[in-house]
RNA sequence: GGGCGUGUAGCUUAGCGGCUAAAGCAACGAGCUUAUACCUCGUAGAGCGAUGGUUCGAGUCCAUCCACGCCCA
Numbered sequence: 001g002g003g004c005g006u007g008u009a010g011c012u013u014a015g016c017g018g019c020u021a022a023a024g025c026a027a028c029g030a031g032c033u034u035a036u037a038c039c040u041c042g043u044a045g046a047g048c049g050a051u052g053g054u055u056c057g058a059g060u061c062c063a064u065c066c067a068c069g070c071c072c073a
Base pairs, nucleotide, nucleotide: 001072002071003070004069005068006067007066010025011024012023013022018056027043028042029041030040031039049065050064051063052062053061
């Protein structure tokens, strides 16, 4: 330099263009316990790497860029 892939809560992942973005773990609170843990119930937490575009409507499609990974040179 060229090609491909990935980027969504603290972490790991879901998410046919129709939605106020879902779950597990973690965190916090309550219950239980002498207490901790386990277990049960509940609470909060991301607008989706950035900027544009298409569309009535974009996390999802397109373009460019950024970061990371793999392959080729």
RNAcentral holds the sequence, with entries from ENA. Transfer RNA from Candidatus Jorgensenbacteria bacterium GWC1_48_12, 73 nucleotides, folded computationally. It matches the Rfam family "tRNA". From the family's description: Transfer RNA (tRNA) molecules are approximately 80 nucleotides in length.